[in-house]
A computed fold for a 466-nucleotide part of an RNA from an uncultured bacterium, annotated as small-subunit ribosomal RNA, 3' major domain.
Its Rfam family is "Bacterial small subunit ribosomal RNA". Rfam links the family to the GO terms ribosome and structural constituent of ribosome.
Context: one part of a larger RNA
RNA sequence: UGACGGGGACCCGCACAAGCGGUGGAUGAUGUGGUUUAAUUCGAUGCAACGCGAAAAACCUUACCCACCUUUGACAUGGCAGGAAGUUUCCAGAGAUGGAUUCGUGCCCGAAAGGGAACCUGCACACAGGUGCUGCAUGGCUGUCGUCAGCUCGUGUCGUGAGAUGUUGGGUUAAGUCCCGCAACGAGCGCAACCCUUGCCAUUAGUUGCUACGAAAGGGCACUCUAAUGGGACUGCCGGUGACCAACCGAAGGAAGGUGGGGAUGACGUCAAGUCCUCAUGGCCCUUAUAGGUGGGGCUACACACGUCAUACAAUGGCUGGUACAGAGGGUUGCCCACCUGCGAGGGGGAGCUAAUCCCAUAAAGCCAGUCGUACUCCGGAUCGCAGUCUGCAACUCGACUGCGUGACUUCGGAAUCCCUAGUAAUCGCAAAUCAUAUGUCCCCGUGAAUACGUUCCCGGGUUUU
Repeated sequence: UGACGGGGACCCGCACAAGCGGUGGAUGAUGUGGUUUAAUUCGAUGCAACGCGAAAAACCUUACCCACCUUUGACAUGGCAGGAAGUUUCCAGAGAUGGAUUCGUGCCCGAAAGGGAACCUGCACACAGGUGCUGCAUGGCUGUCGUCAGCUCGUGUCGUGAGAUGUUGGGUUAAGUCCCGCAACGAGCGCAACCCUUGCCAUUAGUUGCUACGAAAGGGCACUCUAAUGGGACUGCCGGUGACCAACCGAAGGAAGGUGGGGAUGACGUCAAGUCCUCAUGGCCCUUAUAGGUGGGGCUACACACGUCAUACAAUGGCUGGUACAGAGGGUUGCCCACCUGCGAGGGGGAGCUAAUCCCAUAAAGCCAGUCGUACUCCGGAUCGCAGUCUGCAACUCGACUGCGUGACUUCGGAAUCCCUAGUAAUCGCAAAUCAUAUGUCCCCGUGAAUACGUUCCCGGGUUUU
């Protein structure tokens, strides 16, 4: 000087408290451990691993295992020789591959001979190749403390020096935010602001949008909306408190009030944190194999344990009928209408749309009726049987969905533990990426609460002091 203390003081945070809903019990999904296996590829392991890398494991992916094959190689550059490239058919084979066979001569230079570019085949070697090891050799990227308010520098001063001061003190703030004081005076990285979005208004512009006109064509751009530019909020005004300061409390006006809400933005550093399997890369290792190809299998196993979710245990509900209202997205190898057909998944169909035009697309909870009457039930849906649909070379291992039947466990969950402070929690559905396949992820709107006395305690953090 730091770090630490079951030392002190002050302050903050869904940290506790006050509330709401869960997890922990059941069934299922998914990830992990363990076990098993020829293989169950690898990584991630307190918070900060465990619906994580993976925004899609039937083949592919795929890195693993078995079998069958290749060896200048699937890919790159260079040498020599030959041939354009390519294409048809057949045989063997699980395929990779191997063998035979048909057609075929292009482009550029040149009169021709010949040469060249691209591509293919053969030969020999330099080399290729490696998801092999080391994240404790590294770059890059990322997590975390933490969007916490801190971390430093120049000059000066003090100290023999390490260092101190500034950055401490008194107030204040979300904030090292600002003010005052002070051997300090200034400055930088952070804070804030500048950026995006949302809430109000104006101006401009109106097609595919809108409609005060119209039967339509058309007219119009007021309104809704779209999308560009501005305005608007600054403690600006008033009162009080305060050191006359910074600021705080209250009121007014206002669509909005004290950072208006949300996002992006993550200082110096910490954890030899994570990643050599995104990529790049040092070193080491393999080179007829640790490289490459193909078929099949595995990553999907299952006495068990844990995490994260989904569905429930019902009447604030289930079922049946009727009826209303979104936002944000996506679409040409695509979205797929009307209509027909099927109980349905779906099939047929072919209109429109390169999209404010057409389609996905009926939002659902809600509301209005009826029924069920506390029953493992008209709750709940696991499991299993049969019959089907779709994607795809191919659904046995191992897909999703539909119909009929079957109807298990579970009657609100021990110790313990998690999220959340407002359009939030809870609940309802829609869309998107990946994509054949979502109970995951991410986004969007609908309905829409309760509680916060307070900081003694638990956890984490900041300042100061010892």